């Protein structure tokens, strides 16, 4: 010197998910501060169907794979016959899943807000259990998990440096 792996601190990004303060101190336990959900009256609603509803940027629409039923032909086998609750081949459709494109939206490019223009990305999960519009008082919940960007032209705020 270079590689790998642990542990620790700055600083930054997604997000509500941060601080702070007390104890029997690396865990409880409470506060502030961020966030979500029930909850009036007015207002909207008022039929039918598929139940419906929440968090969340995460919505929609399309290709092809698989594919449980469902129904139609056509053969087989049973049957005196109507016909079968029985095989198999093919068409249709098709709950659902997986694999793609694109999409409403979000999000970063470092003081802080913002407009333009690139370039990079994300377009998910879950969660309540027949129930819920909005809603003031009220009430009731949550503070987690993962990460490592840095281009460019302006407005606006406020800063620091040297003269």
């Nucleotide at each position: 010197g270079a590689u790998c792996c642990u542990c620790g601190a700055a600083c930054g990004c997604u997000u509500a998910a941060u601080u702070c303060u007390u104890u029997u101190u690396u865990a409880a336990a409470g506060a502030a501060g961020c966030g979500g959900g029930g909850g009036a009256a007015c207002c909207a609603a008022u039929u039918c169907c598929c139940g419906g509803g929440g968090u969340g940027a995460a919505u929609c629409c399309u290709u092809u794979u698989c594919a449980g039923g469902u129904g139609g032909a056509c053969g087989g086998c049973c049957g005196g016959a109507g016909g079968g609750c029985c095989c198999g081949u093919u068409c249709a459709u098709g709950a659902g899943a997986g694999a793609g494109g694109g999409u409403a939206g979000g999000g970063u490019u470092a003081u802080c807000c913002u407009u333009u223009c690139a370039a990079c990305c994300c377009g998910a999960a879950c969660c309540c259990g027949u129930c819920a519009g909005c809603u003031a008082a009220c009430u009731u919940c949550g503070u987690c998990a993962g990460c490592g960007u840095g281009g460019a032209a302006g407005g606006g705020a406020g800063g620091u440096u040297g003269u």